Model confidence (mean pLDDT): 85 of 100. Predicted 3D model of a 1504-nucleotide RNA (small-subunit ribosomal RNA) from a sponge metagenome.
RNA sequence: AGAGUUUGAUCCUGGCUCAGAAUGAACGCUGGCGGCAUGGAUUAGGCAUGCAAGUCGAACGAUCCCGCUUGCGGGAUAGUGGCGAAGGGGUGAGUAACGCGUGAGUAACCUGCCUUGAGGUUGGGGAUAGCCCUGCGAAAGUGGGAUUAAUACCGAAUGUGGCGUUCUGCUGCAAAGCAGAAUUGCUAAAGGAGCAAUCCGCCUUAAGAUGGACUCGCGUCCUAUUAGCUUGUUGGUGAGGUAACGGCUCACCAAGGCUACGACAGGUAGGUGGUCUGAGAGGAUGGUCACCCACACUGGGACUGAGACACUGCCCAGACUCCUACGGGAGGCUGCAGUCGAGAAUCUUCCGCAAUGAGCGCAAGCUUGACGGAGCGAUGCCGCGUGAGGGAUGAAGGCUUUCGGGUCGUAAACCUCUGUCACCCGGAACGAAUAAUUGACGGUGCCGGGAGAGGAAGCCACGGCUAACUACGUGCCAGCAGCCGCGGUAAUACGUAGGUGGCAAGCGUUAUUCGGAUUUAUUGGGCGUAAAGGGUUCGUAGGGGGUUAGUUAAGUCUGGUGUGAAAGCCCGCAGCUCAACUGCGGAACUGCAUUGGAAACUGGCAAACUAGAGCAUCGGAGAGGAGAGUGGAAUUCCUGGUGUAGCGGUGGAAUGCGUAGAUAUCAGGAGGAACACCAAAGGCGAAGGCAGCUCUCUGGACGAUUGCUGACCCUGAGGAACGAAAGCUAGGGGAGCGAACAGGAUUAGAUACCCUGGUAGUCCUAGCCGUAAACGUUGUACACUAGGUGUGGGGGGAAUUGACCCCCUCCGCGCCCAAGCUAACGCGAUAAGUGUACCGCCUGGGGAGUACGACGGCAACGUUAAAACUCAAAGGAAUUGACGGGGGCCCGCACAAGCGGUGGAGCAUGUGGCUUAAUUCGAUGCAACGCGAAGAACCUUACCAGGGCUUGACAUGCCCGUCGUAUUCCCCUGAAAGGGGGAAGUCAGUUCGGCUGGACGGUGCACAGGUGCUGCAUGGCUGUCGUCAGCUCGUGCCGUGAGGUGUUGGGUUAAGUCCCGCAACGAGCGCAACCCUUGUGGUUAGUUGCUACUUUCGUCGAAAGACGGAAAGCACUCUAACCAGACUGCCUGUAAUAAGCAGGAGGAAGGUGGGGAUGACGUCAAGUCAGUAUGGCCCUUAUGCCCUGGGCUGCACACGUGCUACAAUGGUCAGUACAGAGGGAUGCAAAGCCGCGAGGUGGAGCUAAUCCCCAAAACUGGCCUCAGUUCGGAUCGGAGUCUGAAACUCGACUCCGUGAAGUUGGAAUCGCUAGUAAAGGCGUAUCAGCUACGACGCCUUGAAUACGUUCCCGGGCCUUGUACACACCGCCCGUCACAUCACGAAAGCCGACUGAACCCGAAGUCGCUGAUCUAAUCCGCCUUGGCGGAAAGAAGGUGCCGAAGGUGUGGUUGGUGAUUGGGAUGAAGUCGUAACAAGGUAGCCGUAGGGGAACCUGCGGCUG
Repeated sequence: AGAGUUUGAUCCUGGCUCAGAAUGAACGCUGGCGGCAUGGAUUAGGCAUGCAAGUCGAACGAUCCCGCUUGCGGGAUAGUGGCGAAGGGGUGAGUAACGCGUGAGUAACCUGCCUUGAGGUUGGGGAUAGCCCUGCGAAAGUGGGAUUAAUACCGAAUGUGGCGUUCUGCUGCAAAGCAGAAUUGCUAAAGGAGCAAUCCGCCUUAAGAUGGACUCGCGUCCUAUUAGCUUGUUGGUGAGGUAACGGCUCACCAAGGCUACGACAGGUAGGUGGUCUGAGAGGAUGGUCACCCACACUGGGACUGAGACACUGCCCAGACUCCUACGGGAGGCUGCAGUCGAGAAUCUUCCGCAAUGAGCGCAAGCUUGACGGAGCGAUGCCGCGUGAGGGAUGAAGGCUUUCGGGUCGUAAACCUCUGUCACCCGGAACGAAUAAUUGACGGUGCCGGGAGAGGAAGCCACGGCUAACUACGUGCCAGCAGCCGCGGUAAUACGUAGGUGGCAAGCGUUAUUCGGAUUUAUUGGGCGUAAAGGGUUCGUAGGGGGUUAGUUAAGUCUGGUGUGAAAGCCCGCAGCUCAACUGCGGAACUGCAUUGGAAACUGGCAAACUAGAGCAUCGGAGAGGAGAGUGGAAUUCCUGGUGUAGCGGUGGAAUGCGUAGAUAUCAGGAGGAACACCAAAGGCGAAGGCAGCUCUCUGGACGAUUGCUGACCCUGAGGAACGAAAGCUAGGGGAGCGAACAGGAUUAGAUACCCUGGUAGUCCUAGCCGUAAACGUUGUACACUAGGUGUGGGGGGAAUUGACCCCCUCCGCGCCCAAGCUAACGCGAUAAGUGUACCGCCUGGGGAGUACGACGGCAACGUUAAAACUCAAAGGAAUUGACGGGGGCCCGCACAAGCGGUGGAGCAUGUGGCUUAAUUCGAUGCAACGCGAAGAACCUUACCAGGGCUUGACAUGCCCGUCGUAUUCCCCUGAAAGGGGGAAGUCAGUUCGGCUGGACGGUGCACAGGUGCUGCAUGGCUGUCGUCAGCUCGUGCCGUGAGGUGUUGGGUUAAGUCCCGCAACGAGCGCAACCCUUGUGGUUAGUUGCUACUUUCGUCGAAAGACGGAAAGCACUCUAACCAGACUGCCUGUAAUAAGCAGGAGGAAGGUGGGGAUGACGUCAAGUCAGUAUGGCCCUUAUGCCCUGGGCUGCACACGUGCUACAAUGGUCAGUACAGAGGGAUGCAAAGCCGCGAGGUGGAGCUAAUCCCCAAAACUGGCCUCAGUUCGGAUCGGAGUCUGAAACUCGACUCCGUGAAGUUGGAAUCGCUAGUAAAGGCGUAUCAGCUACGACGCCUUGAAUACGUUCCCGGGCCUUGUACACACCGCCCGUCACAUCACGAAAGCCGACUGAACCCGAAGUCGCUGAUCUAAUCCGCCUUGGCGGAAAGAAGGUGCCGAAGGUGUGGUUGGUGAUUGGGAUGAAGUCGUAACAAGGUAGCCGUAGGGGAACCUGCGGCUG
């Protein structure tokens, strides 16, 4: 510090996810030791048991015990009394608060114990607990009587003082405080110990310290879908109350107080020091430790006290638990342990007061679950160990393998060592402060000795992010997954193993926080198109604000002082062996308060200025607004005239109108709405918007000139006004247009597009609505920053007679561009540049601008505005393709123009389907279907049935046997294969050994074999686009980049062919050419070719001559080698004098002469595992091999490809010609003879330019005469031939007979542009024969037509749009149906919290009363004493307040709810096709109506 993920790829925006650190954690697997920490986060749920607050005999009486027992001493204690119990400890329920933090204040206060100072402590009295006696009660407890003490209680005296009152002085902002004086007022005490000194106490007072109380400034969570709250409320006067101020309480008076700087309400929450994270700013958090607060079963209350409204005190009410004799009682672990419950989850019913601290005590001391320790838990942090060194036949074994090896791996074994931890034995602390006593931890740390490598390693991961890879299993299954995503037979992603990586007594997972995330942006983001500028203006609060000097010192800057607790963090030093941990010191604590100083800037105050702003004067421009009036054209309607059969409408029609006279035309009239031309990139307005003309009223802007005011300014949350169209209310109006509606068409349908009608509406008046793609998708204002050009308004200069033109300038409206900005597109003085000020808005997509709530509206609806759930994207700009019922250019038998076919018939052949034991398999749009198959009777053959074989029909190696082997023959059985048996049959070499070689056989093992699967694991080969003209690269340049340029453009070509131009210059694969063949000529060569000339022989003939042969020759034909020829070379025209094109000459051939071979980068997971090869998988007495027979030929049917025909351009008969290319020794076969013929016989010749196979149409002549025929030949009967072991299934051919359909073929569709189509025959491969009518070739005869590129199909180039990129066979919308999920509404139902009203009213304080009761003091009477009264108090009663409870009624919130609504999600459901291309009616926005649905239509708007 970043990374993954949207795309075919790119840049950007933007979310999601990961790597880090952390935790009071939990869970899974695993687990050696120690130190230090830490451990009920949930039910503030309930609790058994024990302990957690006592102490003092030097306050007091009494009792008991002990020692010696005269007396004295010691000890223990229930009770009275004192102090403590308000501390310590726990928890975080409540609390949004002066609760906490921080800093101040108290002149408004209190403070036991402690410290210091001053003074005092005199003299009396009456009770009471205990103890004793006696009742009640189950108990808890309690009543009565007698008696007794005090540092318990009560009078009196004294008054340093204090308080009260009065006065004086000083101080202060001040209610006042302090000091002093006076004063006749009020006000105190307790003793104990000691022989004593003295000590400990007690009382009054002053001060300190400590602790507390109250007040104030500032800070302190979320929600505005909580906007108004408040009646003791705000203040005053008086009184009460308190330690004290105060509405704290009460009476009266006034009507205030708080709030957008967020009151009130709701939700949540103890606060802080700190902790975690982070570079920081921040964010999250508040466990342990420390400070503060609150609470103590729940609620209320007071008492005591210095202090409480009191955790282990009291009273009352309630819930719960327990005891009970049923009458009544007891209790409160949120103290330490422990228990139950709930929970993912959190410990011992331990030891000790030795230390530190606390309470009491003179002290000794006692108490202390505070605390110090130990225990449990890997909960965390830190440390240590599980050994170290050597050791290569790289052992065994595992895994893997290309079978060679590799790897685990110096790892192990083995050798030599060491001894940490753990274990055993022995010694043994510091902590203890002392003169001495005193240690829970602990016989612990530590030290010494001992034995032995012995007792001590796991967890996670290994596709990318992210370090680490192979094998097997599995086969979209099982499973994984943080995101992207893996798994459908070769998974580095699942499971296992080996190996590797990481961490390590831990490792992973889960949860949570911060980080990464600049993804809430103060530091540090944005808003034209990605989310985001409010529809517009005015304006309140608020925020910001020109120039000059002065003053002030609030902000600001600087210094001092106080505070900012300790701990923590950081730095340094030090102590535990180190570290964690701890100690000491420092720094820091960015803050607050206070006090000096500075005066630049901001602010305040007062003063001045004119550059901002405004006013006045003059001037012109304008569809700015409102009202009134007025004009012509056009549509429609009415009346009349002319006039006759149609009009209208459409892609084409129809509905409609018209003989009752339309349309057309002329004249007149009525009425409503809108204003042609001018007109424009034009003008005006804040926006919406504004258009005939005139008048009236009126707003704003602009220019010029001087003068005036003197910052009066900018922005603007709330607020107000305006605000297209549609829509609403009421009343008018209504020509045209026209939602709805009706009809006609279109269509599969057509609730649409088109047509004919047509109502609301559109118009006016008054009032609502308040929204639009209200858009420049760009808030307002100001300033600054190169230019060019056009246009509207004004002014100036120069010039002119004048007006233009020209120059300058101000204000608008546009275009092009610099710098700069931008993701790019683009913007660019009218900024999206550079700055300032203020406002609005955004934070992934969907859900949703929706629900609920609230406000507005007559309604329609508008404004404000969530969540659950769901996805990993949604998006912007640009790029390359592909596509378009987009555009341009061009080509092709693509269409057109022609010729002939197919589709109809019969047959052949292939396919589908059906059938079958099997009908083997493959090929399936073009690009499968006379295809693999250049030939299925057996074989082939892969299929089926049956019969057989098992190292096999075939190969190699090992082992055994034989060499009387191999081989041949015979017999039995059998359909054959096979099985069984017999006979004949003597290899080679040799160092001679049954040695070697070779061959064969047998058995067993390795293995053979497989046309079994996968062409979607592959090689190779092939098809197709397409013989289309394209496809790329290097360097350079452009772009952030994908990419572009080149390859585009202007011409041209069959062609990316060539030329020109050009940020490109070159190059490669393709094109063309080179190759073959054909067309002309030449040269060379003539055998088997040829025979003109020459010679000659034979036959025939009268002869000419014909035929056959030979010699001779190579002239010609031909053969086959080489060469020539054609290159737009020449001419004319045209073109840019380029490439080229058109015409012409010459030439056998002319612009590629014809034909062939040749197939770029790539596409289709195209075809082929059955041609061969081949990975993997599968079979192994069978999925292998052999044999016999059958099948591949099966037939209601459908399709493809062909043949033959339907006839006269023909058929038939007779006669007569002319090819090329091939083939031929198990072959081709001539002549001759036989047969009607297939063929037979025959065998000349031929290893083939020699011989053979070997032509037909055509031509000549005759017949047929338009008919199912002398056409056509299927089918069937009979007889044959040939091949072959064998023609039944299932061959071909011949002859005789038979003589079917068919009379030119529907929709549709195919081929062909010249030696082509069409027609005719011939040959060859395969092959015994043949299904060949097929395939591949060959020649013979030999046409027609092309105006042209609008259209169909395919293709090429450029451009445009795109929501497509498995690329239009794409993408994608909505209803309906089904399933699941969350949410809203809903008659209601059930809770929780809470308001106000009323009822009842406990305890208790306060007040009143108190006829009852009472020792101390006082008074009176008698007086040992008693009685009465007073004061003072108490019980009881009563009043106000008052908790819980009750009643009815509101609010908020949660749960549930028949039914209902939309939403989301879900491999293959239904209906359509709305959107993306001009998406087939351009789309979208607002609004209104309509419709199964997407949607359609009207009106206005936008261009995205």

It matches the Rfam family "Bacterial small subunit ribosomal RNA". Rfam links the family to the GO terms ribosome and structural constituent of ribosome.